[in-house]
A computed fold for a 92-nucleotide RNA from Tepidanaerobacter acetatoxydans Re1, annotated as Glycine riboswitch aptamer. It matches the Rfam family "Glycine riboswitch aptamer". From the family's description: This family represents the bacterial glycine riboswitch. The coordinates come from a structure-prediction model, not an experiment, and the mean pLDDT is 75.
RNA sequence: AUGAAGAGGAUGAGAGAGGCCUUUCUAAAAGGCGCCGAAGGGGUAAACCAGAUCCAGGUGAAACUCUCAGGCAAAAGGAUCAUCUUUGGACC
Numbered sequence: 001a002u003g004a005a006g007a008g009g010a011u012g013a014g015a016g017a018g019g020c021c022u023u024u025c026u027a028a029a030a031g032g033c034g035c036c037g038a039a040g041g042g043g044u045a046a047a048c049c050a051g052a053u054c055c056a057g058g059u060g061a062a063a064c065u066c067u068c069a070g071g072c073a074a075a076a077g078g079a080u081c082a083u084c085u086u087u088g089g090a091c092c
Stems, first nucleotide, its partner, number of pairs: 006087008018033001020032005034072003040068001041066003047059003
């Protein structure tokens, strides 16, 4: 300072999939079957690293993938997006 990235707060928007079955003291819990991906977490392509004849190895993103966790009426939660605000101090 016509203030970048990043971080916090407020407000608004915000999907998917069972109000399934069994048992009990009907409170909640346990068990069973089916399903969802958008809290979190795991996997990896390019690329890079090391080695090297090749393969194998290490690092490695996502809305892809797994479904560990979480979720499958409403509420709550919710990645992400928008606006405002606080901070931040890159470039010049």
NCBI's taxonomy places the organism under Bacteria, Bacillota, Tepidanaerobacteraceae, Tepidanaerobacter, Tepidanaerobacter acetatoxydans. RNAcentral holds the sequence, with entries from Rfam and Ribocentre.